Overview: A computed fold for a 71-nucleotide RNA from a Minisyncoccota bacterium, annotated as transfer RNA. Rfam family: tRNA. Rfam links the family to the GO term triplet codon-amino acid adaptor activity.
[in-house]
RNA sequence: GCGGGCGUAGUUUAGCGGUAGAACGAUUGGUUGCCAAUCAAUCAGUAGGAGUUCGACUCUCCUCGCCCGCA
Numbered sequence: 001g002c003g004g005g006c007g008u009a010g011u012u013u014a015g016c017g018g019u020a021g022a023a024c025g026a027u028u029g030g031u032u033g034c035c036a037a038u039c040a041a042u043c044a045g046u047a048g049g050a051g052u053u054c055g056a057c058u059c060u061c062c063u064c065g066c067c068c069g070c071a
Stems, first nucleotide, its partner, number of pairs: 001070007010024004018054001025043006047063005
């Protein structure tokens, strides 16, 4: 330099045009003499920009980052 794949909560991930879910985690509360465990509630997210569409995490393009291959 060329080609391909992947970017979604703090972490691991599901979803793939119509409201973004789960687990772990964190916080608060209940239970306990205390801790652990357990129960309940809360917190927190679509890498950035543009386009298509009534509507985009999803489709298209560009950029950025990571990974793989070729040279």

The source organism's lineage runs through Bacteria, Bacillati and Minisyncoccota. The same sequence occurs in records of 2 taxa.